Overview: A computed fold for a 156-nucleotide RNA from Paenibacillus doosanensis, annotated as c-di-AMP riboswitch aptamer (ydaO/yuaA leader). Rfam family: c-di-AMP riboswitch aptamer (ydaO/yuaA leader). Gene Ontology terms of the family: regulation of gene expression and cyclic-di-AMP binding. NCBI's taxonomy places the organism under Bacteria, Bacillota, Caryophanales, Paenibacillaceae, Paenibacillus.
């Protein structure tokens, strides 16, 4: 002196995911509160699936299509594989809407990395009042590239 594990504390990151208080005293638990975070929820606005036939128009008849919606950045396209009469909401890979990060804030440059997953269950457009619900969970980047701005700390 380099890597690597492990425990602890401090700081950080992703996420809405923290802080306090009270039972009860370190933690679990059980409750309550502020911040944060989501959904439901008028008026007005928006919205009404597509072609064909009728009819002055409208209503009306046939035919193809097919559930919708919420949290989230996490959509959408391509090939190739499996399947399959056809249909794919499976797989691998590639890219791309969008999104995180590189230790005070922006801008720029540069580099790294996500681009899931789940939830209602026939049903919600928006949305005052009003109602409700959630407050997990998982990590370890840098030690300095520029411009500009703020802080702060020491010395006088």
């Nucleotide at each position: 002196g380099c890597a690597g594990u492990u425990a602890u504390a401090a700081c950080g990151c992703u996420u809405a995911a923290u802080c306090c208080c009270u039972g009860a005293a370190u933690a679990a638990c059980a409750g309550g509160g502020a911040g944060c975070g989501g959904g439901g929820g008028a008026a007005c606005c928006a919205a009404a699936g597509g072609g064909c036939c009728u009819u002055g128009g409208c209503a009306g008849g046939c035919c193809c299509a097919u559930g919708g919606g919420g949290u989230g950045a996490a959509u959408c396209c391509c090939a190739g594989c499996c399947g399959a009469c056809a249909u794919g909401c499976g797989c691998u890979g590639g890219g791309u809407a969008g999104g995180g990060c590189g230790a005070c804030u922006c801008u720029c440059a540069c580099g790294c990395c996500c681009g899931a997953a789940u939830c209602c269950g026939a049903c919600a457009g928006c949305u005052a009042a009003c109602c409700u619900c959630g407050u997990c969970a998982g990590c370890g980047u840098a030690c300095c590239g520029a411009g500009a701005g703020a802080g702060g700390c020491a010395a006088c």

The coordinates come from a structure-prediction model, not an experiment, and the mean pLDDT is 78.